Predicted 3D model of a 1455-nucleotide RNA (small-subunit ribosomal RNA) from a metagenome. Its Rfam family is "Bacterial small subunit ribosomal RNA". Its family is annotated with structural constituent of ribosome and ribosome in the Gene Ontology. Its mean pLDDT, the model's own confidence on a scale to 100, is 82.

RNA sequence: UCCAGUUGAUCCUGCUGGAGACCACUGCUAUUGGGGUUUGAUUAAGACAUGCACGUCUAGGAGUGCGACAGCACGACUGGCAUACAGCUCAGUAACACGUGGACAAUCUACCGUUGGGAAGAGGACAACCUCGGGAAACUGAGGCUAAUACUCUAUAGUAGGCGGAACCUGGAAUGGCCGCCUACGAAAGCGCAAUCCUUUUGUCGGAUUGUCAGCACCCUACGAUGAGUCUGCGGCGGAUUAGGUUGUUGGCGGGGUAACUGCCCACCAAGCCCACAAUCCGUACCGGCCUUGAGAGAGGGAGCCGGGAGAUGGAUACUGAGACAAUGAUCCAGGUCCUACGGGACGCAGCAGUUGCGAAAUCUCCGCAAUGCGCGCAAGCGUGACGGGGGAACCCCAAGUGCCAUUGUACAACAGUGGCUUUUGUCGAGUGUAAAUAGCUCGUCGAAUAAGGGCUGGGUAAGACCGGUGCCAGCCUCCGCGGUAACACCGGCAGCUCAAGUGGUGGUCGACUUUAUCGGGCUUAAAGCGUCCGUAGUCGGUUGCGCAAGUCCUCUGUUAAAACCUGCGGCUUAACCGUAGGAGUGCAGAGGAUACUACGUGGCUCGAGGCCGGGAGAGGCAAGGGGUAUUUCCGGGGUAGCGGUGAAAUGCUAUAAUCCUGGGAGGACCACCGACAGCGAAAGCACCUUGCUAGAACGGGCCUGACGAUGAGGGACGAAAGCGUGGGGAGCGAACGGGAUUAGAUACCCCGGUAGUCCACGCCGUAAACGAUGCUGACUGAGUGUUACGUGACCCUCGUGGUCACGUAGUGCUGGAGGGCAACCGUUAAGUCAGCCGCCUGGGGAGUACGGUCGCAAGGCUGAAACUUAAAGGAAUUGGCGGGGGAGCACCACAAGGGGUGGAUGCUGCGGUUUAAUUGGAUACAACGCCGGGCAACUCACCAGGGGCGACGGCAGAAUGAAGGCCAGACUGAAGGUCUUGCCGGACGAGCCGAGAGGUAGUGCAUGGCCGUCGUCAGCUCGUACUGUGAAGCGUGCGGUUAAGUCCGUUAACGAGCGAGACCCGUGCCCCUAUUUGCUACCCUCAUCUCCGGAUGGGGGGCACUAUAGGGGGACCGCUGGUGAUGAACCAGAGGAAGGCGCGGGCUACGGUAGGUCUGUAUGCUCCGAAUCUCCUGGGCUACACGCGGCAUACAAUGGCGUAGACAAUGGGUUGCAACACCGAAAGGCGCGAGCUAAUCCCCAAACUACGUCUUAGUCCGGAUCGAGGGUUGAAACCCACCCUCGUGAAGCUGAAAUCCCUAGUAAUCGCUGGUAACCAUCCAGCGGUGAAUAUGUCCCUGCUCCUUGCACACACCGCCCGUCAAACCAACUGAGUGAGCUUGGGAUGAGGCCUCUUCUUUAGGGGGGGUCGAAUCUCGGGUUCGUAAGGGGGGUUAAGUCGUAACAAGGUA
Repeated sequence: UCCAGUUGAUCCUGCUGGAGACCACUGCUAUUGGGGUUUGAUUAAGACAUGCACGUCUAGGAGUGCGACAGCACGACUGGCAUACAGCUCAGUAACACGUGGACAAUCUACCGUUGGGAAGAGGACAACCUCGGGAAACUGAGGCUAAUACUCUAUAGUAGGCGGAACCUGGAAUGGCCGCCUACGAAAGCGCAAUCCUUUUGUCGGAUUGUCAGCACCCUACGAUGAGUCUGCGGCGGAUUAGGUUGUUGGCGGGGUAACUGCCCACCAAGCCCACAAUCCGUACCGGCCUUGAGAGAGGGAGCCGGGAGAUGGAUACUGAGACAAUGAUCCAGGUCCUACGGGACGCAGCAGUUGCGAAAUCUCCGCAAUGCGCGCAAGCGUGACGGGGGAACCCCAAGUGCCAUUGUACAACAGUGGCUUUUGUCGAGUGUAAAUAGCUCGUCGAAUAAGGGCUGGGUAAGACCGGUGCCAGCCUCCGCGGUAACACCGGCAGCUCAAGUGGUGGUCGACUUUAUCGGGCUUAAAGCGUCCGUAGUCGGUUGCGCAAGUCCUCUGUUAAAACCUGCGGCUUAACCGUAGGAGUGCAGAGGAUACUACGUGGCUCGAGGCCGGGAGAGGCAAGGGGUAUUUCCGGGGUAGCGGUGAAAUGCUAUAAUCCUGGGAGGACCACCGACAGCGAAAGCACCUUGCUAGAACGGGCCUGACGAUGAGGGACGAAAGCGUGGGGAGCGAACGGGAUUAGAUACCCCGGUAGUCCACGCCGUAAACGAUGCUGACUGAGUGUUACGUGACCCUCGUGGUCACGUAGUGCUGGAGGGCAACCGUUAAGUCAGCCGCCUGGGGAGUACGGUCGCAAGGCUGAAACUUAAAGGAAUUGGCGGGGGAGCACCACAAGGGGUGGAUGCUGCGGUUUAAUUGGAUACAACGCCGGGCAACUCACCAGGGGCGACGGCAGAAUGAAGGCCAGACUGAAGGUCUUGCCGGACGAGCCGAGAGGUAGUGCAUGGCCGUCGUCAGCUCGUACUGUGAAGCGUGCGGUUAAGUCCGUUAACGAGCGAGACCCGUGCCCCUAUUUGCUACCCUCAUCUCCGGAUGGGGGGCACUAUAGGGGGACCGCUGGUGAUGAACCAGAGGAAGGCGCGGGCUACGGUAGGUCUGUAUGCUCCGAAUCUCCUGGGCUACACGCGGCAUACAAUGGCGUAGACAAUGGGUUGCAACACCGAAAGGCGCGAGCUAAUCCCCAAACUACGUCUUAGUCCGGAUCGAGGGUUGAAACCCACCCUCGUGAAGCUGAAAUCCCUAGUAAUCGCUGGUAACCAUCCAGCGGUGAAUAUGUCCCUGCUCCUUGCACACACCGCCCGUCAAACCAACUGAGUGAGCUUGGGAUGAGGCCUCUUCUUUAGGGGGGGUCGAAUCUCGGGUUCGUAAGGGGGGUUAAGUCGUAACAAGGUA
C1' cells in the first nucleotide's frame, strides 16, 4: 500500500476471494542449547479407585515407658494457637459484583507495635486412666478417681444507660469527647529460669519465699498498624417482535435486630416510587490491570501472571470463633456411589499426581523441604503436592549447526570423484556444578563425521510455453477457473521458487474495509427522502449591554497497586530473560485563576417572525339556485328494406316496420370552443353560470409587538383510483359473465350484448411509478430570454379595468457560465457553496415473506426477521449485431416493362434413398448436386471375393550334420515351384524371436501450410498528429449537393496519409507511320489451259497501293456551345467525331468474416497399421433401381419436316500426329503407289441461310425413345459395360399446376465449328465465329446490400435472450390434531431442619408439649416462556440436455 473476479470493451456502485499479524487443533518432517507468566480454559462446575496436600506446642496440665540419679523418649487425652491463609475453578452474577473518586459525625479488628495500669480471693467438675456393658462396624452407655493458662463465683479496675452541665476540646458541621450523680452489668493465669529454705521412701519429686518485661504467657485502657464491614457520584453488553413496572412497594411515627446506618425485620399511618436520558422483562456474560490487532480512532478478547468477586455434588441452616454461615468442620433434604451381620453406617479431587467419560483438543500415581514463604513453638525444630527441582509435550520466544579449500569430469553453477583443512555439535574421559541428581560450564581424545524438510511452480503470486500417463474420466480448485487425444492447472518424473527445524491445512479474532463513515460514506437514475401538512418532547437559534462562572482554557495538589509498555544503565559469552532508575498511564477528585465563545439571569434593539391598513389576481374549499349541447328511451308523424359492425365476417337489431327524417316528453351523467408547458392549493387535487359563507398567498405602506423563530422522534389531521357497509340513483361507459370471430389452441387482443361499479348522502379503508423517482428552513454564488400577479416611471392614446417600453418584488418555463456529478445531466426553482433539524440505506435472492404485536367489517395495512442459497445482481455510457422502428441511396444472382426457359414428356448426367459381397470416398441454403470426375471395360481404385509377395539396420535362436535361393514331373488351384509329394542343384547366411524401418487415397481440413469458394457485379477498411471524453471510445469517415464509387465540391476541430475505387495491363473499335514471307496482289510483264473471243482459271516474275500480319504513334478530355446548379462538383441537351461522358469486353478483387472447402493433387504435425490399413495378380463393383431432387439434350412441329441444288467464318489442332488424292463399299469405313506438312506454306474443316419442289394440321412425311437383325472401329479383352453405320420397329409427347431461373445489345434467342480429356467413348466443359431481336432509361412494393438515426434485458450477437405451471431428486425453514421435557410465576396442601419463646418432666445426656418465624424438598391446580418431536398442509431454494405454452427484452408483434 493494494491485487483478482460482473462486460465484447469502459467507468462506477457493490460484494466475494487473495496477500499480514495473533490464537487453537491437525498432516508431513525433525540435530542441539538457553529462557519463559505454556500445558483438561473452550466439550461434562461430569463421575472418581489409590496415595499424599494442616498441623504444632511437653516452657499450660494430668499421664506412660526407659534410665543411673541427671535426664531422655512417647504420643492417646485435656488445653492453647492455627485450620477464614495458601492452593483450585469461573457455574452463577448486568449487581455497589468490578473499576475509579469520595464518605463512615453509622463500624469492628486475633496475632503485632506504642502508652498507662493490673494480675486479689474462693470453688466445683470433666477427659485421659480403672472397672463393667451394647454394637458387624461406625461408634457408644454406666460407675469410680484426677490436674490445669479448661470452667465457675466474689472483689477491684471498667463498661453501658439515665439525669444535669455556665464554660471547654476536636472538627466543615457535634449527634463525639469532657465533668458530677444514680442504676445495671462486670477482668485476669500462670509457666520457665535463678537463688534460699522446708519436707521426704533415695531424690534436685513436692512445697514455700524472693528476684526476673536485656524470659514466655494473662487482664484492662488509649493510640497505631493490618485486615474487614457499610454507604455513595461516575463508568463499562444486546434486544422495543419486552412499554409500562412496583404492595415492604415509596415515605413517616414507634419498636426489634446488627459491630454498624437503613423496610434489614415488625405494628400502625399516608399513597407514593421507577420509566422513552429506556423502567420492567428476556438473552448473554465473573470484573479490572492487561492481551491481540490497527497509523490512529477503534474493534475483538478477559484461560495462564497480579488485584477484586463468587463457588466447592444441587439446595437450605445455624454453631464455634477476632474473623465463616466455613467445606481435606457440623446438621437436614435431594440425587449418586460404597460397606453391612439388614439393625445401621460412610463419602463428594473446581488441591498434587492419577483413572474414566466427553471430545479436534492438553503431561509423571517423580524428588526435596536445601532455597523463598506460611502455621506452631522461647528455641532447637516439626509440618507444608504452597514452593523449589527433575521427567513428558514441534506450547511460545531467543540462539547455533548440518561444513570449508584445492583439483578433475566440462564451459560458470549444481552434482560426482580424489586430496587436504577445521571440530560448533557429537562419542569417550576428568573436574566443577546440585539437597541428591539431570543439564550446563572448563579441559582433553576421536572423527566430515551424528544432523533437511515442508509447501508451491495457469493468473492474482516468486518459480516450467519440460517429459510420460489420463482423455469432461480419474481428479484439482482460496477466487477466476483447469480436464472432451498435442493439459505450463489432474497423476508421476526431472528442473525450479519460497520459507526453514520447521512448513502446510482447517477453524477463530483484528487488519485489509472510508463495506457502519466521531476522525471518515451516502440517498434523481446504482440500496436509500416518510404521500402531504400541523405540532409535543428534543436539538439548533438574530442583535446589543451588565452579571455569574456550569461548560471551556491555564497553573498546582492528591491518586491512577505491582507486573506489563517506553527510555537510560547494568547482569547471564549474545539474545530471549532478569535487575535497577526514570517516564507514560490522555482518567477521577480537590485548590487557585481567565471570561472571548456557549449556557444561565437580567435590561434594551429591529433586520427574523407575527399583527394592522390598502387596492388588485386566481378551475382554492363548502352550500344553494339556474343553464346548455349530446347520448339513451317513450309517444306522435313521415318513410321502406335493410341496419349495424369488421382486416374480412358473424353474433346482434329489423316486416309487432328498424336504420333514416321530424315534433313533443322523461331521465341520468357531463360541462365543447375560451384553454395555455396559464392560474390556485400542503399534497391528493380543482374547469358551465350566479349568489352566500370561508381559507391562503403575492404586492404596496413601514403604523404596532419585540426573537414570539427553524426542524420535528412519538402523536394528530388530510389523503387519487379501486374496494367495503347502509340507503338512494342508474343515461352513457363497463371488471365478471354470455355470444360471434381469429387461432394449432385463444379462458386474450377485435365485434355484439351486459351485472357490480362509475353518480349522491353518511361511515370505513389509508394505499399508488402518491414522481421533480430530488425532505423542510435560512444565507451566498455570472448571464440571457419568455410568461402570470402586483407596484413605480416614461411614451402613445380611440380616454378604457386601453396599448407599448423600462425598473422592482413574488411565482412559473426554457437556454446556458463557474462549480458539481460514475456518467446521463443539474446549474439563483441546484444535484453548486455553507448552516440547522428530521427520515432512510449497507451484495443478490429467500422477502416486504414467516412468526409475534397492532389497526381494520372484510379485503388488507403498519411494524418486520431467520435458516438456506448465490459470485455476482445493479447504474450510466461505448462499439457492434438485431427489430413484425424511422429516414436516405443502390442491384435484372431485386421488382416493374419485356424476351426465352425450368417445373409436365422421353433420354443423358449428378445427388439422395434403397439394394448389394462391394455398389470406395469427399462436397449439402445462396456459396453441394454435367461438382472433385477435363470423359470408370482391365489399369485407374481408394471398395468387395479369392490368391501370392515384401522387414534397410541391430541383437538372438538356428546354420558346412548345409542357410538364403532355384528347378523337372505330379497333385491342389481360376492360374502359378504359390503350397504339398518326390528328388536334384546351390554354397553362406539367417522373418523363427525381439527391436527398428519402407510404405499407407488409413484418421484428424476442429492441429496446419498452400490454393480456392463466398460476403463482393459491394464501397468500404484503416493510420499519424492534433482535438474531445476519467475511460471504453469519438472526431477525421459528419452535414448539404453529386457520383458507378469514402467519386468530387462546399462546409465543419480537424489536417494529412495509406489499402481499396479510379488510374494501370490485355483485347477490341478509327486514323497514321514503319516492315513484307509462307500473306495480299490493284497495277505492269510473261507462260499454260479453256473460250461464246469480251474474258476466265492456274503458274511464274515484278510490286507492297489495299486486306492481313506485328511493332510504334495519334485520338476522347465534359475539351466546345446552351441550360440547370452556388460563378462549385456535376448533370441534361447539342455540335463535331470512328467512338461521348467508365467507349465496349476482360485481368487485377481492400481490412476481415465464414473453425466455409480440400490431409483423396502435392507438402506437413500428431495418432494408427506394419506382415497388414503396405504391395502384386484374377474376377467383380463404382454402370444396381419401387422412388425423390438438381442440371442438360431432344421434342411436341408449317418462322416447320423432307428432297435436290448453291453460298459465306473464326478460334484452333497436327510426327504415338493431321492426312490430301486415287480406288473399293449404300454407309460406318477399308485399302496405299500414300503426295504434302515439325506448319500465315500442307492437312482437318461449317450449319442455320438461299433457290426450287413436296407435305397441309394429322400423334402426321411431327417426334424419335425402345426393341430386333446385319455390319464397322479401338483395344490382350467390348457379357456385365464402349462408340459408329444400314435396314426394320416407331413409345411418351399437341407448349406443361403451385412455384421458380436467366437476360438491357452485337446482348437474349438461335446455328454450327474448334480444342480438352495417354487407345476407344460428349447430350460435358473451355473457346470460336454466323444470323440476330423485344422492353425499360424507372422504383424501393418483394428479396437483399450500404449509410445515418432510434430502442435493446442481445455480444456464441434474434437460429439471441428469457418467464411460469406441471413432472423428478435433494435441502432448510413455516404451519400443524397433538405429544415430551426444562425454566419461571401465582394459588393451595404436606413439610425435614434451624432460630426465638412459653411450659412441663425432671432419670440433668436431656426429653415431651405449645406458640411464632425462616424454610429446602415433594404433591396439586392455573398462567407465561423456551426447546425437542409429529400424520398432514402450503410455499421457498438448488439441480447440462423432461412436458406445455411464449409473458418480458425491438413498437417483442395488444407499448